[in-house]
Annotation
The RNA shown here (transfer RNA) has 72 nucleotides and comes from Arthrobacter sp. zg-Y1110. It matches the Rfam family "tRNA". The family's RNA type in Rfam is transfer RNA. Rfam describes the family as follows. Transfer RNA (tRNA) molecules are approximately 80 nucleotides in length. The RNAcentral record of the sequence draws on ENA.

RNA sequence: GUGCCUGUAGCUCAGUGGCAGAGCGCCCGGUUGUGGUCCGGGAGGUCGCGGGUUCGAACCCCGUCAGGCACC
Numbered sequence: 001g002u003g004c005c006u007g008u009a010g011c012u013c014a015g016u017g018g019c020a021g022a023g024c025g026c027c028c029g030g031u032u033g034u035g036g037u038c039c040g041g042g043a044g045g046u047c048g049c050g051g052g053u054u055c056g057a058a059c060c061c062c063g064u065c066a067g068g069c070a071c072c
Base pairs, nucleotide, nucleotide: 001071002070003069004068005067006066007065010024011023012022013021018055026042027041028040029039030038048064049063050062051061052060
């Protein structure tokens, strides 16, 4: 340099055009002599970034950044 894969909550990951979600973690409450376990509730997101298509984009298209793999 060329091709491909990945980028979504603090972490690990779902979501393949129509409300952004789960597990763990965090906060509050219940239970417990305290803690843990267990149960109930809650907070937390410019979906890497910019633009385009569309009535509507995390999702499709273009560019770009970061990480990875292969080839040269």